[in-house]
The RNA shown here (small-subunit ribosomal RNA) has 1397 nucleotides and comes from an uncultured prokaryote.

RNA sequence: AGAGUUAUAUCCUGGCUCAGAUUGAACGCUGGCGGCAUGCUUAACACAUGCAAGUCGAACGGUAACAGGCCUAGCUUGCUAGGUGCUGACGAGUGGCGGACGGGUGCGUAACGCGUGGAAAUCUACCUAUUAGUUUGGGACAACCUGAGGAAACUCAGGCUAAUACCGGAUGUGGUCUACGGACUAAAGGUUGCCUCUCCUUGGAAGCAAUCGCUAAUAGAUGAGUCUGCGUUGGAUUAGCUAGAUGGUGGGGUAAAGGCUUACCAUGGCGACGAUCCAUAGCUGGUUUGAGAGGAUGAUCAGCCACACUGGGACUGAGACACGGCCCAGACUCCUACGGGAGGCAGCAGUGGGGAAUAUUGCACAAUGGACGAAAGUCUGACGCAGCAAUACCGCGUGUGUGAAGAAGGCCUGCGGGUUGUAAAGCACUUUCAGCAAGGAAGAAAUUCUUAGGGUUAAUAGCCUUGAGAGUUGACGAUACUUGCAGAAGAAGCACCGGCUAACUCUGUGCCAGCAGCCGCGGUAAUACAGAGGGUGCGAGCGUUAAUCGGAGUUACUGGGCGUAAAGCGUGCGUAGGCGGAUAUUUAAGUCGGAUGUGAAAGCCCCGGGCUCAACCUGGGAAUUGCAUUCGAUACUGGGAAUCUAGAGUAUGGUAGAGGAAAGUGGAAUUUCCGGUGUAGCGGUGAAAUGCGUAGAUAUCGGAAGGAACACCAGCGGCGAAGGCGACUUUCUGGACCAAUACUGACGCUGAGGUACGAAAGCGUGGGGAGCAAACAGGAUUAGAUACCCUGGUAGUCCACGCCGUAAACGAUGAGAACUAGACGUUAGUUCCGCAUUGCGGAAUUAGUGUCGAAGCUAACGCGUUAAGUUCUCCGCCUGGGGAGUACGGUCGCAAGAUUAAAACUCAAAGAAAUUGACGGGGGCCCGCACAAGCGGUGGAGCAUGUGGUUUAAUUCGAUGCUACGCGAAGAACCUUACCUACUCUUGAAAUCCCCGGAAUCCUCUAGAGAUAGAGGAGUGCCUUCGGGAAUCGGGUGACAGGUGCUGCAUGGCUGUCGUCAGCUCGUGUCGUGAGAUGUUGGGUUAAGUCCCGUAACGAGCGCAACCCCUAUCCUUAGUUGCCAUCAGGUUAUGCUGGGAACUCUAGGGAGACUGCCGGUGAUAAACCGGAGGAAGGUGGGGACGACGUCAAGUCAUCAUGGCCCUUACGAGUAGGGCUACACACAUGCUACAAUGGUCAGUACAGAGGGUUGCCAAGCCGUAAGGUGGAGCUAAUCUCAGAAAGCCGCUCGUAGUCCGGAUUGGAGUCUGCAACUCGACUCCAUGAAGUCGGAAUCGCUAGUAAUCGCAAAUCAGAACGUCGCGGUGAAUACGUUCUCGGGCCUUGUACACACCG
Repeated sequence: AGAGUUAUAUCCUGGCUCAGAUUGAACGCUGGCGGCAUGCUUAACACAUGCAAGUCGAACGGUAACAGGCCUAGCUUGCUAGGUGCUGACGAGUGGCGGACGGGUGCGUAACGCGUGGAAAUCUACCUAUUAGUUUGGGACAACCUGAGGAAACUCAGGCUAAUACCGGAUGUGGUCUACGGACUAAAGGUUGCCUCUCCUUGGAAGCAAUCGCUAAUAGAUGAGUCUGCGUUGGAUUAGCUAGAUGGUGGGGUAAAGGCUUACCAUGGCGACGAUCCAUAGCUGGUUUGAGAGGAUGAUCAGCCACACUGGGACUGAGACACGGCCCAGACUCCUACGGGAGGCAGCAGUGGGGAAUAUUGCACAAUGGACGAAAGUCUGACGCAGCAAUACCGCGUGUGUGAAGAAGGCCUGCGGGUUGUAAAGCACUUUCAGCAAGGAAGAAAUUCUUAGGGUUAAUAGCCUUGAGAGUUGACGAUACUUGCAGAAGAAGCACCGGCUAACUCUGUGCCAGCAGCCGCGGUAAUACAGAGGGUGCGAGCGUUAAUCGGAGUUACUGGGCGUAAAGCGUGCGUAGGCGGAUAUUUAAGUCGGAUGUGAAAGCCCCGGGCUCAACCUGGGAAUUGCAUUCGAUACUGGGAAUCUAGAGUAUGGUAGAGGAAAGUGGAAUUUCCGGUGUAGCGGUGAAAUGCGUAGAUAUCGGAAGGAACACCAGCGGCGAAGGCGACUUUCUGGACCAAUACUGACGCUGAGGUACGAAAGCGUGGGGAGCAAACAGGAUUAGAUACCCUGGUAGUCCACGCCGUAAACGAUGAGAACUAGACGUUAGUUCCGCAUUGCGGAAUUAGUGUCGAAGCUAACGCGUUAAGUUCUCCGCCUGGGGAGUACGGUCGCAAGAUUAAAACUCAAAGAAAUUGACGGGGGCCCGCACAAGCGGUGGAGCAUGUGGUUUAAUUCGAUGCUACGCGAAGAACCUUACCUACUCUUGAAAUCCCCGGAAUCCUCUAGAGAUAGAGGAGUGCCUUCGGGAAUCGGGUGACAGGUGCUGCAUGGCUGUCGUCAGCUCGUGUCGUGAGAUGUUGGGUUAAGUCCCGUAACGAGCGCAACCCCUAUCCUUAGUUGCCAUCAGGUUAUGCUGGGAACUCUAGGGAGACUGCCGGUGAUAAACCGGAGGAAGGUGGGGACGACGUCAAGUCAUCAUGGCCCUUACGAGUAGGGCUACACACAUGCUACAAUGGUCAGUACAGAGGGUUGCCAAGCCGUAAGGUGGAGCUAAUCUCAGAAAGCCGCUCGUAGUCCGGAUUGGAGUCUGCAACUCGACUCCAUGAAGUCGGAAUCGCUAGUAAUCGCAAAUCAGAACGUCGCGGUGAAUACGUUCUCGGGCCUUGUACACACCG
């Protein structure tokens, strides 16, 4: 110090969450020792039991108990009983002092309660100092005795008695009061010592002395009471409160001022600077957090206050309205003889209860402190200690060194290894702490006694004090600490490991179980669940939960904002308040400085000291930012008094204006009514209908009535505070601006409350009502249509008066003031200049109103002298989204409602601006058989093939919009085959390794559906170092094989599609906070991001094009199997032969085409248009070739492959069956429906291919499929192989036909082990549907469509499919509005899984 989380990405706003520190904590797991602290935060709930306040016999009368002495009795020592206060002592009682401290708690209290600083009208026991006294009398009451009542508590009556108890008298240093004459007012003795004087005399009394007291008073100290300035929680959804209330006088009262109290008089007092009321709360030093300012808190310790079962009251006393006192009332508990009594743990322990939760019914007065006492001493749950609790903090330990075979085991693995890990074991050491044993401080100073001085005194008593000596006192305590002994021995866990946040793998699970602080993980390969291995962090603890501060500058004083994120009141006027121009002067309140007092101690901080260190304890200092008093300073602010004119205002003169109010006037238009003309429609819509009209509409002409609104002018022009204001005239009236002078002299700005105005709609009363028009009615539209459209139509809109008080009342921008570049418009003035005729133009300057723009600001957009810039003053408002501008309460209103204005609960976002895409029934430009123009089809029929569905033992699997469906499959009778049934095999059908045996191999027989099983026979090979080896077959063991089993959403490879669309990117630079932009946009052009120009871009890459192949022309080379013009020979005929190399052709190499040339257009460009030449012209025509990417597209069944699964089976073999099923639906084809045709007969012309397991000629046979036959051919040679449409004829005559051929019967052929399920073909017979096909839909732009046949792959056989080949050979394209798809630019967006949103 920050981080995560809104989004495809960015920046901002903004909330939520985390990392830190802390705690009187609690819970979970775990737990060795010590020190030092702390420990009912909840029920101020109720309490059993014990203890917590007594003491003094040196105040008193006394003697119940104990001990001793004495006496007496029973009796022998000795014991028992009685007497005696004689002594030590002492229950109860009188009396004194203390129970007002100490200890507890935080109910109440928002207050002079507390804190801080002051003040005057007071008291103060004990203590200190000083002064003066301490005299003389008296009568009682307890105890005790007697009697009585009562269950008890206790009470009553009579009698006796003492005092430092009580009450008089005297004195009065003094004190108080006073009318200055005076009046009132005290006391108590005790103890100890001494007899010098007096009296009795063992010894005492008086007396004396000392000491402790007592009384009066003064002063101090201490403590307490009172008053007061300032500070001290939240709520205005609490705005008014107050009758002793505010003041005065008299009386009373208090220790003391005072309405403290009372009588009378006056009517005050408090309050927006928050009274009163409600809620909450003890306050502080401090504690905790924070850089600080602040925030939260008020345990332990310390100061103050309040309280003591609840409420009230006084008594006593120096002090109380009293925790362990009293009285009364109440609740509760207990006792009771029912009449009546007793009690108060918020003291220490402890109990119940409540609660997540908080300890022992301990020891001791040894120390410190307190009460009493002369003292010894007694009392002391204060205190000192111990016990319990990891509750917090601090310290220590649980070993140290060495040790690689990197052991075993675990885990992982790419199988090589890695890791756990020097970790362990082993070896060598050490012994803190705990354990056992031994030793052993300090806390103790005294009091007391003895003794020596000093003081007092008559005194060597006594008392006080100093010194010396003696003796005694320890709860803790088995103390701290030290030493010895033995042995690594007794001592490690918890949380986490997706990011934030340090730390990763395996297995299991499969949106299940679960995790989670936020974001979020989990749907079969989870570093996020659970376990394990490993790791990270902390460590006798570790996590979780709760709480506080921090981070959070998310309440902003330090230190925030309000155009669009939450946020400017709709607008003025104005009260309080806040702020306020210039000059000089005064004051010294604010402000600044010095000094003094105070700011308790503890704590924090600094420097030291003591426990071995630390925590802890302790000494000193600093600090305590504050308050008060006082002395100074005077710039600024304030106050006083004075002057000024720059702010503000007034006067005079002008200017513009839909500024406001009232009255009056006007024309155009709509509607209605009256009358005329006139006839069938009008009106309305996308199209219609409702509606109006033959009872005369609409249209048109004339007239009348009535209401509302004011065309053109009219302009981001004007006026007004805003709302708003628009015909004309008059009256009344507000404001603004300009110019020049004069005057006033800060009179100003803002403005909480308040008050006024305030669109539209709405409300009330009364008018008015033409048009328009909520509601309503009808007609349409639609799936519906409570809408949009149409026909009507009422409130209302208009006027007057009165309410309402809100709007996207917006510039989403409060008002005022100052300062800070400009440019260009426009409105209203003034001044000047030029031309000058009204006038026009220009410059300057005011006041408005606009556009652009510098600096600056802003998250960006944007704002920019009309600021959202730089500053000042004042007001209003905001603090995550939703709930909600809602509920309740208050105020206002006739109502509607307005205003003020929450919470529970819920989410992790909601939002602003900009970016890139995608999308739009947005725009612009362009392209494509995309539409249009054409030609031919599909959809209807029959059949073929594929798919869905259904069926089945199985109908194997995959492909499913375009981009699945004659697709994988270039060919399922067996095989294929993956499916089903049955029968078999288990190291396996095929692979590698090992062992044993046999060569291999061939043949025959038996069983069986076959796989297979059994039996028999033939056969003995090759190499050799003679051991054996190679190849092969059979058997065996285990490693392993095998899987067309799953996952194409784990993958590679391959493929489809957008799309042969023209796009997709990069480097450097520049711009932007950034995502990104630029380049790639723009102007042209192209098939093309093709090219040119321009240009903050300059270049480059992948694509386009070209390079490659085929084809079209020519040349050249070559000339067999191809060719034959010329020459020759030969045949019925044929390049048949000699020969030829011209032509065709074949196949090698070249040429040719490049907008090269000409003209025009274009920007002198790119390019386009036309032309020439040319076989071919603008890419000549085809093909191959497919950018970045998209679709989790397709394929695990071509292949490869991770993971998972099966292993006598999900593997392998065999036979048979199935993939060929069939109510139906779809897709792709074939054949047709006929005459541009069918049948028959004759006849012509291809190209490209295939062929030895093959193609198969001639000839012969068969109606034919085919058979026979065997020549030729490994192919420019032979062969498949007669191309068909075409052409030339005959016939058919529009019909279910001489069309069409399905289906079925019969007979055959061929292939094949085998055509039943289930092949193709042939012949004879049969002769179905179908007469051109609904909605819809497909292909094609030229050698194309259409039409015709041929060949090939696969293949034993089995094409209407596929892939090639040639023959014949069209029509049409105006054009880009529309449909579909695509490209570029732009715009909107709340979409980004991206509009199938």

It matches the Rfam family "Bacterial small subunit ribosomal RNA". Gene Ontology terms of the family: structural constituent of ribosome and ribosome.